Molecule: transfer RNA
Organism: Candidatus Bathyarchaeota archaeon
């Protein structure tokens, strides 16, 4: 340098051209002697930039950042 492939709350991750989900965490309630576990509800996200499109997180072009594999140098 080339190729592939990923990027979503504080973590790990699902997902689809129209409303983001569920885990976990946090916070409040419930239950319990009391903690823990359960239950209930709150709170919190789609990497940057263009296009295509009524509509994009999702497609496509680039750009960063992570893997992985080839080159290249040693």
């Nucleotide at each position: 340098g080339c190729g592939u492939u990923c990027g979503u709350g504080g973590u790990a991750u699902a997902g689809u051209g129209g409303u983001a989900g569920a885990a976990u965490a946090u916070u409040a309630g419930c239950c319990u002697u009391c903690c823990a576990a359960g239950c209930u509800a709150a709170u919190g996200a789609c990497c940057c930039g263009g296009g295509u499109u009524c509509a994009a997180a999702u497609c496509c072009c680039g750009g960063c950042g992570g893997a992985c594999g080839c080159a290249c140098c040693a």